[in-house]
Context: one part of a larger RNA
């Protein structure tokens, strides 16, 4: 000098765009943050429109938060899978036959303070379970051909075995089942890179390898029985400390050094620890079970809870915001659609926290005014064209009037093409921000300057007060009676809605 998620002191006119718990992954009152579907089904209320709970489907594995843990194939980069999975979506092919038994809601009865729960009875389905059919799917098996990267892969025809479905509405859609391929998303493996410590030198028994069984979507000590005795390490094993990684950001001519806020990608976590279930996908933040700590309710028998979602509270701290508006836009879930939900998101509020921009006037004006300060003091110098005064302008401000873009659509209806589906067109509807931005008019210099420094480094000097005192100080150092270094005043220098200080990095 540059930089910061900054803080503190003094000061403060406005706008745009960003940013805002770095500390206690401390504890949380309250509200909201994930629902949707009636075109799957049976019901209840109602004259009906409609509403409601239940069964069922899809989604609650996304989006949002945090950085505890992790020195690791976690991340980055480059490869591989002849060892793998993939709901919804797209393409192609084939099929969708015929049955059964339950159960919730509901009715009756019971238990409990509550949370809730038990028994009996009725009923439906795209809920559940058999049967049929069945392949180029899966499994087994002897053969042939082609290829390769060890195990092998692909193609082909043969035999045996196994496995499927669901309707709705009404004549065309939409669903359902199986298979092949694509797309997307993931899983696994490997090379290289990835903090400090040797005042950590040996570490390791599922440990290293093998045969076999099990398990997984899949390879594998992943797991188990048996067998062998291996495996890692001075090119730093093991242990300890610290730490999420990267794109990026800051600095620097670069090499490098430092950081890991906002935004994006990956990972890990969801009161602490463990566990599985469901599912295409979780070992699941606002699902479940168990244990623990804590808080709350209780009729003492037993129950309820998890803000590292958005606001907000207490606490901690030098320190970090509103218990706001809207789904109008973008995106997501569900739905045939209308639409519903969405603290994602879009906006507004607070804060000079940062960057950028604008303003606080402009021109003329010497009696060089008054006042202040200084001096060699009837005077001179300086403040200083500065002020007064004259003319001008109106950014900003106040008031009045007009007033957006962001909106593209999607629906119902219309026109055209079309056998339908569908496509095209015109018209029409939809704005939280917001009567905001912006534009025009009227008024009037009107509403708007501070902070730090002035011994050298380092731009800027005198007077008074003080007298090694009071004090200053980044370093050198000032102050003991003329202090340009302390305090005040005048003057000057620097930056400017900021200026200084502190902390940290280059």
């Nucleotide at each position: 000098g540059g930089a910061u998620g900054a803080a503190c002191g003094c000061u403060a006119g406005c706008g745009g765009c960003g940013g805002g718990c770095u500390u206690a992954a401390u504890a949380c009152a309250u509200g909201c943050a994930a629902g949707u579907c009636a075109a799957g089904g049976g019901g209840u209320a109602g004259c009906a429109a409609u509403a409601c709970a239940c069964c069922g489907g899809c989604g609650g594995a996304c989006g949002g938060g945090u950085g505890c843990g992790u020195a690791a194939c976690g991340c980055g980069u480059a490869u591989g899978c002849a060892a793998c999975c993939u709901a919804c979506c797209u393409u192609a092919a084939u099929c969708u036959g015929g049955g059964g038994g339950a159960u919730a809601a509901c009715u009756c009865g019971g238990g409990g303070a509550a949370a809730c729960u038990c028994g009996a009875g009725c009923u439906a389905a795209u809920a559940c379970c058999g049967c049929a059919u069945a392949a180029g799917a899966a499994a087994a098996u002897a053969g042939a051909g082609u290829g390769g990267c060890a195990u092998c892969a692909c193609u082909u025809a043969g035999u045996u075995u196994u496995u499927a479905a669901a309707g709705a509405u009404u004549u065309a859609u939409u669903g359902g089942a199986u298979u092949a391929a694509g797309a997307u998303g993931g899983g696994c493996a490997u090379g290289c890179g990835u903090a400090g410590g040797a005042u950590u030198a040996g570490a390791u028994a599922g440990u290293u390898g093998g045969c076999g069984g099990g398990g997984u979507a899949a390879c594998g000590g992943c797991u188990c029985a048996c067998c062998a005795a291996g495996u890692c390490u001075a090119c730093g094993a093991u242990c300890c400390u610290u730490a999420g990684g990267g794109g990026c950001u800051c600095u620097g001519a670069g090499a490098g050094g430092a950081g890991a806020a906002u935004c994006c990608c990956c990972c890990a976590c969801a009161c602490u620890g463990g566990c599985a279930c469901u599912g295409a996908g979780a070992u699941a933040c606002g699902g479940g079970c168990c244990a623990g700590a804590c808080u709350c309710c209780u009729a003492c028998g037993g129950g309820a809870g998890g803000c590292a979602g958005c606001a907000g509270u207490a606490g901690g701290g030098a320190a970090u915001a509103u218990u706001g508006g809207g789904c109008a836009a973008u995106g997501g879930g569900c739905g045939a659609a209308a639409g519903c939900c969405u603290g994602a998101c879009c906006c507004a509020g607070c804060c000079a926290c940062g960057c950028c921009g604008c303003g606080u006037g402009c021109a003329g004006g010497a009696a060089g005014a008054c006042g202040g300060c200084c001096c060699u003091c009837u005077g001179g110098g300086u403040u200083g064209u500065a002020a007064a005064c004259u003319g001008c302008u109106u950014u900003u401000g106040a008031c009045u009037g007009g007033g957006a873009a962001g909106a593209a659509a999607g629906a119902a209806g219309c026109u055209c093409a079309u056998g339908c589906g569908u496509g095209a067109g015109a018209a029409g509807u939809u704005g939280a921000c917001g009567g905001u931005a912006c534009c025009a008019g009227u008024c009037g210099a009107a509403u708007a300057a501070g902070c730090c420094a002035c011994g050298g480094c380092u731009a800027a000097c005198u007077a008074c007060g003080u007298g090694c005192c009071a004090g200053c100080a980044g370093c050198c150092g000032c102050g003991g009676u003329a202090a340009u270094a302390c305090g005040u005043a005048g003057g000057u220098g620097g930056c400017a809605a900021g200026c200084g200080u502190u902390a940290u990095c280059c």

Model confidence (mean pLDDT): 84 of 100. The part of an RNA shown here (small-subunit ribosomal RNA, 5' domain) has 506 nucleotides and comes from Emticicia aquatica. Rfam family: Bacterial small subunit ribosomal RNA. It was read from a public genome assembly.